A computed fold for a 318-nucleotide part of an RNA from a Candidatus Nanohalarchaeota archaeon, annotated as large-subunit ribosomal RNA, domain IV. The organism belongs to Candidatus Nanohalarchaeota, within Archaea. RNAcentral holds the full RNA, with entries from SILVA. Its Rfam family is "Archaeal large subunit ribosomal RNA". Gene Ontology terms of the family: ribosome and structural constituent of ribosome. Its Rfam clan is "LSU clan".
Context: one part of a larger RNA
RNA sequence: ACUUGGCUUAGGGAAUUCGGCAAAUUAGCCCCGUAACUUUUGGAGAUGGGGUGCCCGUCUUUGUGAAAGGACGGGUUGCAAUGACUAGAGAUGCCCGACUGUUUAAUAAAAACGUAGCUGGCUGCUAGCCUGAAAAGGUUUGUACAGCCGGCGACUCCUGCCCAGUGCGAGUACCUGAUUACCUUGUACAAGAGGAAGAAGGGCUCGUAAACGGCGGCGGUAACUAUGACCGUCUUAAGGUAGCGUAAUCCCUUGCCAAUCAACUGUUGGCCCGCACGAAUGGAGUAACGAGGUAUCUACUGUCCCAAGCCAAGGCUC
Numbered sequence: 001a002c003u004u005g006g007c008u009u010a011g012g013g014a015a016u017u018c019g020g021c022a023a024a025u026u027a028g029c030c031c032c033g034u035a036a037c038u039u040u041u042g043g044a045g046a047u048g049g050g051g052u053g054c055c056c057g058u059c060u061u062u063g064u065g066a067a068a069g070g071a072c073g074g075g076u077u078g079c080a081a082u083g084a085c086u087a088g089a090g091a092u093g094c095c096c097g098a099c100u101g102u103u104u105a106a107u108a109a110a111a112a113c114g115u116a117g118c119u120g121g122c123u124g125c126u127a128g129c130c131u132g133a134a135a136a137g138g139u140u141u142g143u144a145c146a147g148c149c150g151g152c153g154a155c156u157c158c159u160g161c162c163c164a165g166u167g168c169g170a171g172u173a174c175c176u177g178a179u180u181a182c183c184u185u186g187u188a189c190a191a192g193a194g195g196a197a198g199a200a201g202g203g204c205u206c207g208u209a210a211a212c213g214g215c216g217g218c219g220g221u222a223a224c225u226a227u228g229a230c231c232g233u234c235u236u237a238a239g240g241u242a243g244c245g246u247a248a249u250c251c252c253u254u255g256c257c258a259a260u261c262a263a264c265u266g267u268u269g270g271c272c273c274g275c276a277c278g279a280a281u282g283g284a285g286u287a288a289c290g291a292g293g294u295a296u297c298u299a300c301u302g303u304c305c306c307a308a309g310c311c312a313a314g315g316c317u318c
């Protein structure tokens, strides 16, 4: 000198780095005091400020007592009194998921799963659904305020248009529709031929999207220009409504404007003809919550400028 663990460090203070990763800061108890927002519960230990040892005295609480506290006043030591140990750093935007919860035993704890709640479907009990070849069994000592099968996922405001396709349900005078059996025929048989009847299914007619799903193009137009409320035309089952939008979705893209910074491919707020958002495959908000993701600020620091010294163990050398 190296590795691991630990301690300290002038001045600066995130310049380090993908990123404050790691470390540092904070810390107990008492008192004061406490914002936006909010589902009025919360947020909240918000943030922030002061006190804290020991000795004496006065008043006082509980208690039969022993004892255990509280308030106030005075004094006193140290750099420092929760003197060691113990012991929250904080604030502000945005995204996702409502929340507590669950998960890849041994690389993933999450935005995934679940969840209350909303909603669709099946089912009247010898039910429906499930297991079994069956017998039988579960749901079920249950009975629609129940059970089973899906989807969405608290709450708030909402959930537009399309049934042409696929699926499902209902109907159907009529058409189609197999085997067997039936009728006729076939050299008294058979193969065969013809006929009548006719289930499910299909055709046909309706319904159904919180079923699977889908939700246009071209051209013209206002007295500057630009834009196009408006018009024409082709076309569809219907042509994307509200809301949101460069987004966990935007290729062009580091879009444009603003804020933040000395400077920003970042972040936030706007704009937005959205390559290729969009309404329970839910849309938009949202207090609280989160070892979730992202951005900023204060404090703090050996992360760094830029290294140095020390302790312990290991390894190494002799």
Stems, first nucleotide, its partner, number of pairs: 002314008011305002015303001020300001028052005037042001039154001053076010077081001089298007096290002101113002117152007128139004155285004160215003165212002167208005174203003182195004216234005243277001244274001255271006